Context: one part of a larger RNA
RNA sequence: UGACGGGGGCCCGCACAAGCAGCGGAGCGUGUGGUUUAAUUCGAUGUUACACGAAGAACCUUACCCGGGCUUGACAUGCAAGUGGUAGUGAAGCGAAAGUGGAACGACCCUUCGGGGAGCUUGCACAGGUGCUGCAUGGCUGUCGUCAGCUCGUGUCGUGAGAUGUCCGGUUAAGUCCGGUAACGAGCGCAACCCCUGCCAGAUGUUACAAGUGUCAUCUGGGACUGCUGGUAUCAAGCCGGAGGAAGGUGGGGAUGACGUCAAGUCAGCAUGGCCUUUAUGUCCGGGGCUACACACACGCUACAAUGGCCGGCACAAUGGGUCGCAAAGCCGCGAGGUGGAGCCAAUCCCGAAAGCCGGUCCCAGUUCAGAUUGCAGGCUGCAACCCGCCUGCAUGAAGCCGGAGUUGCUAGUAACCGCGCGUCAGCAUUAGUGCGGUGAAUACGUUCCCGGGCCUUGUACA
Numbered sequence: 001u002g003a004c005g006g007g008g009g010c011c012c013g014c015a016c017a018a019g020c021a022g023c024g025g026a027g028c029g030u031g032u033g034g035u036u037u038a039a040u041u042c043g044a045u046g047u048u049a050c051a052c053g054a055a056g057a058a059c060c061u062u063a064c065c066c067g068g069g070c071u072u073g074a075c076a077u078g079c080a081a082g083u084g085g086u087a088g089u090g091a092a093g094c095g096a097a098a099g100u101g102g103a104a105c106g107a108c109c110c111u112u113c114g115g116g117g118a119g120c121u122u123g124c125a126c127a128g129g130u131g132c133u134g135c136a137u138g139g140c141u142g143u144c145g146u147c148a149g150c151u152c153g154u155g156u157c158g159u160g161a162g163a164u165g166u167c168c169g170g171u172u173a174a175g176u177c178c179g180g181u182a183a184c185g186a187g188c189g190c191a192a193c194c195c196c197u198g199c200c201a202g203a204u205g206u207u208a209c210a211a212g213u214g215u216c217a218u219c220u221g222g223g224a225c226u227g228c229u230g231g232u233a234u235c236a237a238g239c240c241g242g243a244g245g246a247a248g249g250u251g252g253g254g255a256u257g258a259c260g261u262c263a264a265g266u267c268a269g270c271a272u273g274g275c276c277u278u279u280a281u282g283u284c285c286g287g288g289g290c291u292a293c294a295c296a297c298a299c300g301c302u303a304c305a306a307u308g309g310c311c312g313g314c315a316c317a318a319u320g321g322g323u324c325g326c327a328a329a330g331c332c333g334c335g336a337g338g339u340g341g342a343g344c345c346a347a348u349c350c351c352g353a354a355a356g357c358c359g360g361u362c363c364c365a366g367u368u369c370a371g372a373u374u375g376c377a378g379g380c381u382g383c384a385a386c387c388c389g390c391c392u393g394c395a396u397g398a399a400g401c402c403g404g405a406g407u408u409g410c411u412a413g414u415a416a417c418c419g420c421g422c423g424u425c426a427g428c429a430u431u432a433g434u435g436c437g438g439u440g441a442a443u444a445c446g447u448u449c450c451c452g453g454g455c456c457u458u459g460u461a462c463a
Base pairs, nucleotide, nucleotide: 001463002462003460004459005458007457008456009455010454011453012452013451015447016446019410020409021408022407023406026302027301028300029299030298031297032296033295034293035292042053043052064288065287066286067285068284069283070282073126077125078124079123080122081121082120083119088105089104093100094099108117109116110115128277129276131275132274133273137271138270139266140265141264142262144260149188150187151186152185153184154183155164156163157162167180168179169178170177194254195253196252197251199222200221201220202219203218204217205216208213209212225248228242229241230240231239232238304403308362309361310360311359312358313357314356320351321350322349325344326343330339331338332337369400374395375394376393377392378391379390380389416439417438418437419436420435421434422433
């Protein structure tokens, strides 16, 4: 000087408390461990791995296993030689395909007509490697933590390590600001500048709408600054209240992550040193596996019902996406779906909101709750749904009556409940992820305690 303390003081955070909804019990989905397996590819492992890389594992993907092929190679560059029925297309045969095989057809550019280029073949250099090392690395990322800190120049103090500044008194979300002060300044952080949203004005008016307006859309500005006011304060920073205002004291949300820490993570996104491999650890193909299942954990979904289930009728969104696409009306089907193809390169057309409201029914029961599982019959995508997709109808109707110890999220348009969209994508595992709107709470006395953090101080046999 740090680090640490079941030392002290001050202060913060959904950290506790106060509340609301959950998880932990059940069934199912997904991930992981374990076990199994020819293989169940690899990575991630307290917080900071475990719906994580996966924003799509039937083939492909795919890196794994089995089997079958190829060896200058699936891909790049260079050199040498060869090549005119050359490159390319490629029949029969073998084969699961890849590949092998080679009948037949059959080119291009330049040219001084010698040839050259491209291509192909052979050979040599080399290619290739999701092989190893994240403890050789770049880049990127997580975490402490959006915590308020981390430093420098000059000066001063100290033999020196170093200190001071960065401390003290107030104040703040903040090393934010004010006052004091051997310090005076400055930098990276904080804040502001950026984006979205809430109010107003102006301009524009397509495809919006009430049909000539401005709900709306697009753009440009304004507006909030403790500016005004009362109190309080060292009459400093500020704090408490009030007015006006659409909005106050950071209005709400986002983006933004200091010096550094964890030899944190990633050689499998990419790049890259070294090592290893080279008829194989490369590459192509068929099939299988990543989907296994005594079990254990993690994240979720659906429920256990009457604030509910079912039936009928009636409403109200926003974000987005759409030409290999979104697809209306009509018709067929109980339905999934089929047919059909208007319209739309989209403020134009298309892609049904649900909870809700009104009426009826059920009467507390493993039920008209719940829907797992299984059988049969169908639909869709796709070369192909056996392993191993999704959906529909009929039948079947399991566990489950609110969950032990423990544990998670959330302070307002939030939690909770409700549906809708999107990316990936042929299709789908999505109950995940990410957005959007609809309905819309309760509670916070307080900081003793648990967890994490900041500042000052103290002890130390630790560095």
This is a predicted structure of a 463-nucleotide part of an RNA (small-subunit ribosomal RNA, 3' major domain) from an uncultured Chloroflexota bacterium.